Source information: Model confidence (mean pLDDT): 84 of 100. A computed fold for a 1476-nucleotide RNA from an uncultured bacterium, annotated as small-subunit ribosomal RNA. Its Rfam family is "Bacterial small subunit ribosomal RNA". Gene Ontology terms of the family: ribosome and structural constituent of ribosome.
[in-house]
RNA sequence: GAUGAACGCUAGCGGCAGGCCUAAUACAUGCAAGUCGAGGGGCAGCACAGGUAGCAAUACUGGGUGGCGACCGGCAAACGGGUGCGGAACACGUACGCAACCUUCCUUCGAGUGGGGAAUAGCCCAGAGAAAUUUGGAUUAAUACCCCGUAAGAUCGUGGACUGGCAUCAGUCAGCGAUAAAAGCUCAGGCACUUGAAGAUGGGCGUGCGCCUGAUUAGGUAGUUGGUGAGGUAACGGCUCACCAAGCCGACGAUCAGUAACUGGCGUGAGAGCGCGACCAGUCACACGGGCACUGAGACACGGGCCCGACUCCUACGGGAGGCAGCAGUAAGGAAUAUUGGUCAAUGGACGCAAGUCUGAACCAGCCAUGCCGCGUGGAGGAUGAAGGUCCUCUGGAUUGUAAACUUCUUUUAUCUGGGAAGAAAUGUGGAUUUUCUAAUCUAUUUGACGGUACCAGAUGAAUAAGCACCGGCUAACUCCGUGCCAGCAGCCGCGGUAAUACGGAGGGUGCAAGCGUUAUCCGGAUUCACUGGGUUUAAAGGGUGCGUAGGCGGAUUUGUAAGUCCGUGGUGAAAUCUCCGAGCUUAACUCGGAAACUGCCAUGGAUACUAUAAGUCUUGAAUGUUGUGGAGGUUUGCGGAAUAUGUCAUGUAGCGGUGAAAUGCUUAGAUAUGACAUAGAACACCGAUUGCGAAGGCAGCAGGCUACACAAAUAUUGACGCUGAGGCACGAAAGCGUGGGGAUCAAACAGGAUUAGAUACCCUGGUAGUCCACGCCCUAAACGAUGAUUACUCGACAUACGCGAUACACAGUGUGUGUCUGAGCGAAAGCAUUAAGUAAUCCACCUGGGAAGUACGACCGCAAGGUUGAAACUCAAAGGAAUUGACGGGGGCCCGCACAAGCGGUGGAGCAUGUGGUUCAAUUCGACGCAACGCGCAGAACCUUACCAGCCCUUGACAUGUGACUCGCCGGUACCAGAGAUGGUACCUUCGGUUCGGCCGGAGUCAGCACAGGUGCUGCAUGGCUGUCGUCAGCUCGUGUCGUGAGAUGUUGGGUUAAGUCCCGCAACGAGCGCAACCCUCGUCUCCAGUUGCCAUCAGGUAAUGCUGGGCACUUUGGAGAAACUGCCGGUGACAAGCCGGAGGAAGGUGGGGAUGACGUCAAGUCCUCAUGGCCCUUACGGGCUGGGCUACACACGUGCUACAAUGGCGGUGACAGUGGGAUGCGAAGGGGCGACCCGGAGCCGAUCCCAAAAAACCGUCCCAGUUCGGAUUGCACUCUGCAACUCGAGUGCAUGAAGGUGGAAUCGCUAGUAAUGGCGCAUCAGCACGGCGCCGUGAAUACGUUCCCGGGCCUUGUACACACCGCCCGUCACAUCACGAAAGUGGGUUGUACUAGAAGUCUGCGUGCCAACCGAAAGGAGGCAGCGGCCCAAGGUAUGACUCAUGAUUGGGGUGAAGUCGUAACAAGGUAAC
Repeated sequence: GAUGAACGCUAGCGGCAGGCCUAAUACAUGCAAGUCGAGGGGCAGCACAGGUAGCAAUACUGGGUGGCGACCGGCAAACGGGUGCGGAACACGUACGCAACCUUCCUUCGAGUGGGGAAUAGCCCAGAGAAAUUUGGAUUAAUACCCCGUAAGAUCGUGGACUGGCAUCAGUCAGCGAUAAAAGCUCAGGCACUUGAAGAUGGGCGUGCGCCUGAUUAGGUAGUUGGUGAGGUAACGGCUCACCAAGCCGACGAUCAGUAACUGGCGUGAGAGCGCGACCAGUCACACGGGCACUGAGACACGGGCCCGACUCCUACGGGAGGCAGCAGUAAGGAAUAUUGGUCAAUGGACGCAAGUCUGAACCAGCCAUGCCGCGUGGAGGAUGAAGGUCCUCUGGAUUGUAAACUUCUUUUAUCUGGGAAGAAAUGUGGAUUUUCUAAUCUAUUUGACGGUACCAGAUGAAUAAGCACCGGCUAACUCCGUGCCAGCAGCCGCGGUAAUACGGAGGGUGCAAGCGUUAUCCGGAUUCACUGGGUUUAAAGGGUGCGUAGGCGGAUUUGUAAGUCCGUGGUGAAAUCUCCGAGCUUAACUCGGAAACUGCCAUGGAUACUAUAAGUCUUGAAUGUUGUGGAGGUUUGCGGAAUAUGUCAUGUAGCGGUGAAAUGCUUAGAUAUGACAUAGAACACCGAUUGCGAAGGCAGCAGGCUACACAAAUAUUGACGCUGAGGCACGAAAGCGUGGGGAUCAAACAGGAUUAGAUACCCUGGUAGUCCACGCCCUAAACGAUGAUUACUCGACAUACGCGAUACACAGUGUGUGUCUGAGCGAAAGCAUUAAGUAAUCCACCUGGGAAGUACGACCGCAAGGUUGAAACUCAAAGGAAUUGACGGGGGCCCGCACAAGCGGUGGAGCAUGUGGUUCAAUUCGACGCAACGCGCAGAACCUUACCAGCCCUUGACAUGUGACUCGCCGGUACCAGAGAUGGUACCUUCGGUUCGGCCGGAGUCAGCACAGGUGCUGCAUGGCUGUCGUCAGCUCGUGUCGUGAGAUGUUGGGUUAAGUCCCGCAACGAGCGCAACCCUCGUCUCCAGUUGCCAUCAGGUAAUGCUGGGCACUUUGGAGAAACUGCCGGUGACAAGCCGGAGGAAGGUGGGGAUGACGUCAAGUCCUCAUGGCCCUUACGGGCUGGGCUACACACGUGCUACAAUGGCGGUGACAGUGGGAUGCGAAGGGGCGACCCGGAGCCGAUCCCAAAAAACCGUCCCAGUUCGGAUUGCACUCUGCAACUCGAGUGCAUGAAGGUGGAAUCGCUAGUAAUGGCGCAUCAGCACGGCGCCGUGAAUACGUUCCCGGGCCUUGUACACACCGCCCGUCACAUCACGAAAGUGGGUUGUACUAGAAGUCUGCGUGCCAACCGAAAGGAGGCAGCGGCCCAAGGUAUGACUCAUGAUUGGGGUGAAGUCGUAACAAGGUAAC
């Protein structure tokens, strides 16, 4: 895009078309084929004239008339109408042929129509029967039937002449013989009839070409193929029969099976095609299933007959009737398809002289949006952009939307009223004219189903008229709410798990529109079966290889022919359809006219390049001969040595062997090892290669025999002999099979030992088939170059094998092979590239998504194993190739890091502290979970904090803003009562400012309702911000250019170097950005400036003593500003580089130490309980207040720490030297009290001034290795301090107590220098509480060979079936569910073959003894006919036996699919045994 459509929702009108696709299922009822009286006998029924009776009405009569049932006869009924069963066929289409035919009616031409006869329907009479129907008798007519006569140019026979053709032959002319005709009617015009010729029309037959699928259908055929003869037919013919011959068809697809009416055309498509064959038109076939003939011009006959069968109906049970695939209609089936309508007015048909009759053909109407076409549902104005709805960032805005309202205009359609066609021309009838007749013309008149329809006019009034689908992408159209992997959607991809443009609803929008969607089917897109117009190295696809049949294709040249080919002409190609032009309906659809076209077939004339064909010639393709060369080519025979195993002997002694390590095994009965000899079988080291040979498989010691091949160089010969090759034939590794040998090695199966969770494996020790030979099978391989054979052409370089070029180590020579690299070109790319995957040609083979499956069934082959051929159901939306970027690897290379190693000290064991898990609990609030949670949030839970629990309370609220009313100073303070308190109550004190003097302003409180507050409630997977981590690792990117079809690459890789993508060099790259480094802070040295609270060298004073004082600013120090370090210098090294090594100088040396600083990104990392915030949730509670409790629990487990286990120590003593810091609700001195915590005290200090503040390790003495003078847990008593308050639950002090613990298993952590270790000090938080955290200074080491290994990281490279990226992917059994399929003892159908049987009706044939009108005959009888009987053939039926096919079947087999099942781990990385 389309449809004979159907379904869902919806529906105003008209025109034109269409309407059982299924059950060729069954049919009630009506109608669909009759007509002619001008063929006939007649006359039932109707009407009339007439007649009789009667006043009349009326009754009776009445073939006389109009007409006419039934009957005889003629014509029609073979057309028209329906359907598509069958049929793969001369059925259809197309083109020819019939010298092998027929044709009623019609036309033209010719001839004719004489005489006679016998019957029979009907009617009448009598019967049978329920009926259908039928019997007998009598009588009768014809255009019915029969006979006679006549008849040619008809037919047959015979023979003569001429002409023509296409094989049989045909035509013409003139003879002779034989045979066969007729019907009447009439209006007197004619019509009808007989016979012939011709035409026309309609048929019959034959032939070429075209015409579906299957080879898992390969052979078929006996009247079969042909001949002779006969029969039969309208006609040819095995059409039929007798005889003879053995043919005929088939790979160019016979036969068989399945499916199907064919065509013009229709749909689609650019076309070629593909699909279809409704309507309309041509042909065929069929008429309940099957068979058969009759009649006839025509039938083997839809509305005729006979018979068989099935079914239905009637019946008096004896018998009968029927055939809608005609039009309506009914039932059934189905998703589904209409009225039991009108008319013969028109067109057409039958009959008729005609009028006319008949006509479900036809024309009309009805039903149905089934389709196509047209029209309408209003037009214009109208902004406060109304209300309402929807949405939002919500005082408001956006949108619906000029939409509505409102104003005005119009009236198609619908409604009403009135008018009103064309289709009608003929015929008929009347008249007129012309005319011999026939007839023609003119005129008047008659005839319309549709239909009072189309159409026209008028009236009224926007009045009567819009839906459907969609809105994630494809694909035009977006928001809100609801839902929460549910409900659902879905054409494909895919949506839905709490913010869904994808589900459902709504608002809005988009598309189409009286329709819109869905479903089904066809074509297109699909170059996705490729003729036009595809492919086969790796995506599906080259046969394992050769020889060769058919076939296809084929070198040069000459001549002929003209089949293909090309051109012209003629015929045909029905109409309709399509195209163009025009015309008619208001337009269109539709219809009509004309043209063109119908790409085809046939015939004919011409052309001759190419192909073909016939004949000839040629040598270049091909082959043969000659001379050489080459080789693991094949086959056969013989020979050889090494090795291995075995045996014998000898030497010799304790192990051997084997592995990752072992064990099994062998060995004191002497192994292994060594030596000698012997035996056996198999394979041939070195040479050896990127080599060579062969068609492929394959071929390797040496020699001989036989044999095949390739190449080279010169020539000679043949003369296209060639190439390919469906079937076919041959060969064909290994394994396997059969028979017979052989058996050394190795080695499936098997056994044992190991390994392991297991180990039916990998490893080890053994070991049988087999491995070897002969003969015969098998016939497959990743049979691979994953690349068919042949031929020609197309840049180069190098290597190599073997030839030739006389010789040669040379060679820009030449040939055939074998290889590597590269260009054009090709290719999806990888790559191929004269050995093509390039450019062309020929032939063969093969492919068409993955799985099921190379399976099933069938067939063929095979001894078997199995092979060859080779599907479908079902299932998925992928499977696959090449390359890219990552990630990963029990891949590789390079490099780094306290990563390992080297060291030091710890943790893991103990007690305690602290955090976590778990458990418990009313609650033990919440969060954090590998590194990167666990002394984390918490720089500090007794109340508070506090979020948790219990109980008691409050509800505009503890807090904010707004509104109204009331009160007033509010606020605040004191005291008392109840209560656990919150809270409630009472009493007392206190009493505002401004002012325009107005309850006017400001302020506060109370009350009330509402807006609202409030939430540490949920979602860190909706978010912002902040943070952790990889990682202070050296990376991450961009612009332009270049390369690539592209993803991408290059740059950023490489060679060096660095802490560094740091720098240098090179380079199709050149530059740049974020990172690195530097700039910043601090420490280390120096200089300058400035000196108080700091300092004190010099000067002076003073003290018991002290920078205490004057003074000074030199030093120290403080804090400002500067200097200094840059591989700058020297040497070596390196590539004349970057740099590295060493040195000098220097306070400091190669980023001097430390800090701050954290790229692109990763982890849906952490945090909604810091804060902010979307959405959701609660609102007398999930909000707020209070008391008490809990966060502090305790069989247990883990993390982080402290203290120890002691002598590098404990205790006691002496008492020296710091730095960072802090201090007003504070630090708090001196002095005093207390054993002590602490208390009294209060100087000084808002601090370089005063205080905290004592630094501690150090040093000296003592203890003497013990559960101790170690260790300090635990517990008791008594206290101190903070604080409303130390019970749950603080810290400290004194005395007493004195636990575990003797250096810590597997494992594991930190640290590379002022570091580890160790010692103390300070600070934050804080009323109090520090073993934690953050800082400070003191003392102060050891070690680093090195990068193999562990962990993490970086760069390059490699493999990949991974990309959620190895915590990946993924395989098979088993179990369960489900689906389709195969097998199966069988069972039930359908179709069909063969054999036999049977034999209705019927044609033909024989008999015809029974019977009979016409003719002959005087008669008898004959001719002829009928009944009947027999025979051939034959339908249904029966029996038997096959084939094909469908369905079903206990059971069984594998396969597909399924959620988070079970067992293992096979594959992808070297996948942990490389895979196949």